[in-house]
Context: one part of a larger RNA
Molecule: large-subunit ribosomal RNA, domain II
Organism: bacterium
RNA sequence: GCCGGCGAGUUACUCUUAGUCGCCAGGUUAAGGGCUUAUGGUCUGCAACCGUAGCGAAAGCGAGUCCUAAUUAGGGCGAUACAGUGGCUGGGAGUAGACCCGAAGCCGGGCGAGCUACCCAUGGGCAGGGUGAAGUCCCGCUAAACCGGGAUGGAGGCCCGAACCUCAGCACGUUGAAAAGUGCGUGGAUGACCUGUGGGUAGGGGUGAAAGUCCAAACAAGCCCGGAGAUAGCUGGUUCUCCCCGAUAUGCCUUUAGGGACAGCCUCGGACGGACCGUGUUGGGGGUAGAGCACUGUUUGGGCUAGGGGCCGCAAGGCUACCAACCCCAGAUAAACUCCGAAUCCUGACACGCAAUAUCCGGGAGUGAGGGCGUGGGGGAUAAGCUCCAUGUCCGUGAGGAGAACAAUCCAGAUCGCCAGCUAAGGUCCCUAAGUCUGUGCUAAGUGGCAAAGGAAGUGGAAUUGCUUAGACAGCCAGGAGGUUGGCUCAGAAGCAGCCAUCCUUUAAAGAGUGCGUAACAGCUCACUGGUCAAGUGGUUCUGCGCCUAAAAUGAUCGGGGCUCAAGCACAGCACCGAAGCUGCGGGUCAGUUCGUAGUAUCUACGAGCUGGCGGUAGGGGAGCGUCCCAUACGCUGAGAAGCUGCGAUGUAAAUCGUGGUGGAGUGUAUGGGAGUGAUUAUGCCGGC
Numbered sequence: 001g002c003c004g005g006c007g008a009g010u011u012a013c014u015c016u017u018a019g020u021c022g023c024c025a026g027g028u029u030a031a032g033g034g035c036u037u038a039u040g041g042u043c044u045g046c047a048a049c050c051g052u053a054g055c056g057a058a059a060g061c062g063a064g065u066c067c068u069a070a071u072u073a074g075g076g077c078g079a080u081a082c083a084g085u086g087g088c089u090g091g092g093a094g095u096a097g098a099c100c101c102g103a104a105g106c107c108g109g110g111c112g113a114g115c116u117a118c119c120c121a122u123g124g125g126c127a128g129g130g131u132g133a134a135g136u137c138c139c140g141c142u143a144a145a146c147c148g149g150g151a152u153g154g155a156g157g158c159c160c161g162a163a164c165c166u167c168a169g170c171a172c173g174u175u176g177a178a179a180a181g182u183g184c185g186u187g188g189a190u191g192a193c194c195u196g197u198g199g200g201u202a203g204g205g206g207u208g209a210a211a212g213u214c215c216a217a218a219c220a221a222g223c224c225c226g227g228a229g230a231u232a233g234c235u236g237g238u239u240c241u242c243c244c245c246g247a248u249a250u251g252c253c254u255u256u257a258g259g260g261a262c263a264g265c266c267u268c269g270g271a272c273g274g275a276c277c278g279u280g281u282u283g284g285g286g287g288u289a290g291a292g293c294a295c296u297g298u299u300u301g302g303g304c305u306a307g308g309g310g311c312c313g314c315a316a317g318g319c320u321a322c323c324a325a326c327c328c329c330a331g332a333u334a335a336a337c338u339c340c341g342a343a344u345c346c347u348g349a350c351a352c353g354c355a356a357u358a359u360c361c362g363g364g365a366g367u368g369a370g371g372g373c374g375u376g377g378g379g380g381a382u383a384a385g386c387u388c389c390a391u392g393u394c395c396g397u398g399a400g401g402a403g404a405a406c407a408a409u410c411c412a413g414a415u416c417g418c419c420a421g422c423u424a425a426g427g428u429c430c431c432u433a434a435g436u437c438u439g440u441g442c443u444a445a446g447u448g449g450c451a452a453a454g455g456a457a458g459u460g461g462a463a464u465u466g467c468u469u470a471g472a473c474a475g476c477c478a479g480g481a482g483g484u485u486g487g488c489u490c491a492g493a494a495g496c497a498g499c500c501a502u503c504c505u506u507u508a509a510a511g512a513g514u515g516c517g518u519a520a521c522a523g524c525u526c527a528c529u530g531g532u533c534a535a536g537u538g539g540u541u542c543u544g545c546g547c548c549u550a551a552a553a554u555g556a557u558c559g560g561g562g563c564u565c566a567a568g569c570a571c572a573g574c575a576c577c578g579a580a581g582c583u584g585c586g587g588g589u590c591a592g593u594u595c596g597u598a599g600u601a602u603c604u605a606c607g608a609g610c611u612g613g614c615g616g617u618a619g620g621g622g623a624g625c626g627u628c629c630c631a632u633a634c635g636c637u638g639a640g641a642a643g644c645u646g647c648g649a650u651g652u653a654a655a656u657c658g659u660g661g662u663g664g665a666g667u668g669u670a671u672g673g674g675a676g677u678g679a680u681u682a683u684g685c686c687g688g689c
Stems, first nucleotide, its partner, number of pairs: 001689006011096013026050003032044005054061002064077004099237002102234001106227006117201009126191001128160003131156001135152006164188002167185001169184004203219001205215002240624006250263002253260002264367002266364006275357001277353009290340001291338002296334003300330004305324001307323002309320004370395010400411003415587004420583003426577003429561003435574001437573006448563001454548002458545010475532005481505003486500003511526001515524002588614012625678001627675010643662008
């Protein structure tokens, strides 16, 4: 891992509610007792409980009572139209382990120092080599010593180094040879040394040259058993079928935030009886969007003009291109501004429509982590698949079609069947169902097939304006002059560094000069003019489609192939494809309703018809299938029961039936009763492989 078996809402008591049965102003007995066919049944048992009366703290009074010193006042709670009680069954709650499994832990009593820590007693062990303390002797020295030298001597947590103890470091080993080792190598090796045997200290205790170490291979409190099914607002799991309805992720409070209480939303029963909802008319509410500047603030320009600043003046006063209130004109701005002010919304009344609803009482819940998208906003950076509200929707709990793929985007809400039809979104060259459809344009960028500010004689359309056969625009030919090198400045400044001025003349025309150029001149060129040519040629604005801007990490790509009067884009049109949508035909079921038949007849069952419904997680409600056992009745079975197995059949499902084989002794149906009653999942438990 697979297969098989086992494996989770039970039981007792109390309360509550629904159903049902008995009795009923009453209902029921408990312990005990009698009888008995005896774990049972029946009779008894008038204690007790609930109900029939309440009020008051109570004495107490009583259809009343309490409050008061008191009351025919008042107020509170009651009375009046009164139904209960006992059993059984189902739902729920409480108390119990209370659906099952699961802690880390806490406490008690014991068992442990044969491992290890320390201690006590008694034994054992330490090759060999080196060093050479004190002391002693001799000699020298001395008055004698001290002292020096030589011998002797053999000290030491001394030195080197085996056994023994230990393990700095490296490698190997890591399902090991080994649950701590091996190899190389290191430290100690007469000592605070190593070691045998016997003994001691015990769990909040020991022991500890101290690391929270060690106390029998896991010690911040050992192990075993017990309290014990500790507790677990946490995780996991919780077993057959079909039918009807169907949520929540919100508010308030919470030592509360992944848990709860109450409300909200779901379901079931009852009551009520159309009270709901929609549309229209009509009456109210409002201060948002927008707009506005009348208020509160902010604010631009101008005018007018207090006040202030600056300058002049002894002063009076004057000047001012400075600042500036009020006021006036023009123009702005606001979530916490409003002279105004919608749409939508809320609400009263009436009418109509619909039959889907609303409301109240009671039983049962689940939910209280939401999420995406559109819209209105706050926070953030007018960031986030961000966050917080509001509102709608979908996902959640929603299948189907489209979007290449893709919870929430678009279309559309799946009762079942059909080798029938029509459509939606979206599509119709091939992959791939359906147009290589029709008409008119646009695009040349593979734009389409992902991006901005900004840029450009890309190209289509529209408008407006200038010049033009008195000849424009472009090209070509020619002219482009004189005063004059204008004045100033400057080393120079002559059209062309810079400053000022920018006239006059000759002319068809020519600037005191558009650019290049020179040191400065020169030179080239332009404006402007004539000629030649010959018919259009410039500017501006709006707009369609394109272009550039445009760099990312494994190989590219519009889903792919491929596409250019398109298979791209725009407009117009016709046709077709396309879903579990709609239609057709047939079936099922639920609710309402009509008719018929039957029955213990306000109801139920069956049949026929009509109308409407039947996606669904948590969850509520309903109806069933199957397993084991019991009672009663009726069956089957050695002419072969159950079980196992092959085949066939039936039912909407759980399932059931027939038959062959195997098997060899039980078993089925109906009605009722009772449960150790249904397993792919708990890193479930046990077994087999």